[in-house]
Context: one part of a larger RNA
Molecule: large-subunit ribosomal RNA, domain II
Organism: Candidatus Poribacteria bacterium
RNA sequence: GCCGGUGAGUUACUCUGUGUAGCAAGGUUAAGCAUAUCUUAUGCGUAGCCGUAGCGAAAGCGAGUCUGAAUAGGGCGGCCAAGUUGCAUGGAGUAGACCCGAAACUGAACGAUCUAUCUAUGGCCAGGGUAAAACGUAUGUAACAAUACGUGGAGGCCCGAACCCACUAAGGCUGAAAACUUAGGGGAUGAGCUGUGGAUAGGAGUGAAAGGCUAAUCAAGUUUAGUGAUAGCUGGUUCUCCCCGAAAUAUAUUUAGGUAUAGCCUUGUGUGUUUGGCAGUGGUGGUAGAGCACUGAUUGGACUAGGGGCCCUACCAGGUUACCAAACCCAGUCAAACUGCGAAUGCUGCUGUCUUAAGCACAGGAGUCAGACUGUGGGGGAUAAGCUCCAUAGUCGAGAGGGAAACAGCCCAGACCAUCAGCUAAGGCCCCUAAAUGCGAACUAAGUGGUAAAGGAUGUGUAAUUGCUAAGACAACCAGGAUGUUGGAUUAGUAGCGUCCAUUCAUUUAAAGAGUGCGUAAUAGCUCACUGGUCAAGUGGUUUUGCGCCGAAAAUUUACGGGGCUUAAGUUCGUUGCCGAAGCUAUGGGAAGUCAGAUUCUUAAAAUUGUGAAUGGUUGAAAUAAUGGUUUUAAUUAUCAACCAUCGGUUGAGAGUUAAUUGCUAUUUUAUCUGCCAUGAGGCAAUUUUAUAUAAUAUCUGAUUUCGGUAGGGGAGCGUUCUAUAGUAGGAUGAAGGAAGAUCGUAAGAACUUCUGGACGAAUUAGAAGUGCUUAUGCCGGC
Numbered sequence: 001g002c003c004g005g006u007g008a009g010u011u012a013c014u015c016u017g018u019g020u021a022g023c024a025a026g027g028u029u030a031a032g033c034a035u036a037u038c039u040u041a042u043g044c045g046u047a048g049c050c051g052u053a054g055c056g057a058a059a060g061c062g063a064g065u066c067u068g069a070a071u072a073g074g075g076c077g078g079c080c081a082a083g084u085u086g087c088a089u090g091g092a093g094u095a096g097a098c099c100c101g102a103a104a105c106u107g108a109a110c111g112a113u114c115u116a117u118c119u120a121u122g123g124c125c126a127g128g129g130u131a132a133a134a135c136g137u138a139u140g141u142a143a144c145a146a147u148a149c150g151u152g153g154a155g156g157c158c159c160g161a162a163c164c165c166a167c168u169a170a171g172g173c174u175g176a177a178a179a180c181u182u183a184g185g186g187g188a189u190g191a192g193c194u195g196u197g198g199a200u201a202g203g204a205g206u207g208a209a210a211g212g213c214u215a216a217u218c219a220a221g222u223u224u225a226g227u228g229a230u231a232g233c234u235g236g237u238u239c240u241c242c243c244c245g246a247a248a249u250a251u252a253u254u255u256a257g258g259u260a261u262a263g264c265c266u267u268g269u270g271u272g273u274u275u276g277g278c279a280g281u282g283g284u285g286g287u288a289g290a291g292c293a294c295u296g297a298u299u300g301g302a303c304u305a306g307g308g309g310c311c312c313u314a315c316c317a318g319g320u321u322a323c324c325a326a327a328c329c330c331a332g333u334c335a336a337a338c339u340g341c342g343a344a345u346g347c348u349g350c351u352g353u354c355u356u357a358a359g360c361a362c363a364g365g366a367g368u369c370a371g372a373c374u375g376u377g378g379g380g381g382a383u384a385a386g387c388u389c390c391a392u393a394g395u396c397g398a399g400a401g402g403g404a405a406a407c408a409g410c411c412c413a414g415a416c417c418a419u420c421a422g423c424u425a426a427g428g429c430c431c432c433u434a435a436a437u438g439c440g441a442a443c444u445a446a447g448u449g450g451u452a453a454a455g456g457a458u459g460u461g462u463a464a465u466u467g468c469u470a471a472g473a474c475a476a477c478c479a480g481g482a483u484g485u486u487g488g489a490u491u492a493g494u495a496g497c498g499u500c501c502a503u504u505c506a507u508u509u510a511a512a513g514a515g516u517g518c519g520u521a522a523u524a525g526c527u528c529a530c531u532g533g534u535c536a537a538g539u540g541g542u543u544u545u546g547c548g549c550c551g552a553a554a555a556u557u558u559a560c561g562g563g564g565c566u567u568a569a570g571u572u573c574g575u576u577g578c579c580g581a582a583g584c585u586a587u588g589g590g591a592a593g594u595c596a597g598a599u600u601c602u603u604a605a606a607a608u609u610g611u612g613a614a615u616g617g618u619u620g621a622a623a624u625a626a627u628g629g630u631u632u633u634a635a636u637u638a639u640c641a642a643c644c645a646u647c648g649g650u651u652g653a654g655a656g657u658u659a660a661u662u663g664c665u666a667u668u669u670u671a672u673c674u675g676c677c678a679u680g681a682g683g684c685a686a687u688u689u690u691a692u693a694u695a696a697u698a699u700c701u702g703a704u705u706u707c708g709g710u711a712g713g714g715g716a717g718c719g720u721u722c723u724a725u726a727g728u729a730g731g732a733u734g735a736a737g738g739a740a741g742a743u744c745g746u747a748a749g750a751a752c753u754u755c756u757g758g759a760c761g762a763a764u765u766a767g768a769a770g771u772g773c774u775u776a777u778g779c780c781g782g783c
Base pairs, nucleotide, nucleotide: 001783002782003781004780005779006778011095012094013093014092015091016090017089018088019087020086021085022084023083026050027049028048032044033043034042035041036040054061055060064076065075066074067073098236099235101233105226106225107224108223109222110221116200117199118198119197120196121195122194123193124192125190127159128158129157130155134151135150136149137148138147139146163187164186165185167184168183169182170181171180202218204214205213206212239717240716241715242714243713244712249262250261251260252259253258263368264367265365266364267363268362269361270360271359274358276354277353278352279351280350281349282348283347284346289341290339291338295335296334297333299331300330301329304325306324307323308321309320310319311318371396372395373394374393375392376391377390378389379388380387401412402411403410416589417588418587419586421585422584423583427579428578429577430563431562432561436576438575439574440573441572442571443570449565455550456549459547460546461545463543464542465541466540467539468538476534477533478532479531480530482507483506484505487501488500489499490498513528517526518525590707591706592705593704594703595702596701597700598699599698603691604690605689606688607687608686609685610684611683614679615678616677617676618675620673621672625668626667627666628665629664630663632660633659634658635657636656639653640652641651642650643649644648718772720769721768722767723766724765730760737756738755739754740753741752743750744749
């Protein structure tokens, strides 16, 4: 993991609703007792409880009473009323209270065979090295000291096995092993290692101290009891169908993932249009917009206090100002916390109208308190966020279907069931892919379409405006483009062309700037403006607008969903068809509600029809029985043949006779069965009529409406086990159980047939529950 089994709203008491039954101004017994057919039933039992009257703290009074001095006022009552006891069921409370689940807390026990420390008594440490003290001898000293050579063998000394440890690496990591292996490493006479016995323990021990260790368990061992601890938390909670159907908000909360009350859902009772839409007619308001009188902000000007600067001045004054600037004035602006204005929508009174569409009150039961996105109006943020917080509408949530390639929240549209029928919505109609390679007119050349800005550009279409132009424009080509003059300054120089100045002027001209650009050291040179000629008809500027261009870089794959598309299969406008959904329609069916109409239930009588025991007649079939024929078998005998042999015997063939039986067949007869006809008891059923009866959660017919659904409310059922019916019906001609199947039912499910199985065992109608399992990393078993 799969399969099978098992696995969760129970029980007691109290309260409160609903349904139902009994009795009813009453209802009911509890303990106990008696009897019997003795886990129970029946009877007795009226103590108690609820109701029939309230008010008051109470004494108490009483249709009233309390307060009060009160006969006042006020509070609570009364003035016409249904309860109570069972049973079933919804809910609440107290109990483990739907089930499983802690980490923990407390008591009592059991543990030091692991490990920590201690204790008693034992054991163990190859080999090698180093060479302290001390001692000896010699030298040496006054004597020591000291030196040398020996002897000696100290040490938490050195190297290194056993032994102990565990520093490194690799392996192992469903291991060989719930801590190991291998190769190296550390200690190895010591605070050494180790055997055996003993001691110390759970808030306690022990600890060269790591919160380490105390039996694979340690920031408080293990076992057991309290104990079903508690869990505002997580998970799970088992058959079907039908009707309705939410919320993710407000307020409060040691409250924020919980709860209470309200809101929203459901069921019942009552009320009966009160609700809602639309229209009319009144009212309400300060938003959008607008405006600038007010409150503030704000630009320019004018005017002018005050201030600053400058001038003047001993002081006081004074003058001046392209400075700042109050107030006032003119013109122009801005505002969530401005308003002399002011909508739409909204809210609301009244009236009318439409409508099976709700509203309200009371009572029972809930769930919800994490919401999400989209459009719109706003706050926060950065006029960021698939951000966050409000308001408002929609969708999802709890909503399937079609479209958006795919895509809870977008667009269309709300799925009772069936159909190989039709019409449409959004969206589409070249192919993938259902439907137009539709029609008319334009645009786009960028694959724009099929991502993006500032900015840029003789892309191209449209509209407008304004120049030049047959007295010849624009473009091109030919020619000219001069003189005073190298204008004046500046400068090393600057001559149209470094910079500055200028009344940048004048002359000759068809025209020609004191010069548009290139160029030179400066000149020179080239060129432009401007003019003439050639040519011949349009040619420039500015603005508006449609569609395009550049700007434009991303990681697996080119990428509009793809193919592919260019007078489109792109874009814009118009137009006609078609496709397209669970929408609408058509046809058939189901369920629920509402309305209308009808009926049934009970009893009796009568009539009719049907069914029909039994009887009679008749057609046909016919087991069996009787008789005859035939076949078969057995017995016996006349006769014939062969052999042995000569009384005779054996074998084979064989007509006849007797007996029995099976099969076949013919005839006859009958029990019985069957068809038809006639009569038809009693009962049952249906219809009609009459009388009685007046009712439900019943039935039928018609019309009409509705039938997506999570949490949740309500309703109706199916099945399992047991009890009674009942060990009854049934059952070896096969029960229960098992398997299969094309049957029935809207479903849970129910029949039937066949096979298996081999002995039990229903239905029905009631009752009672250990009553239904894909899921709790459920539990047990198998694989």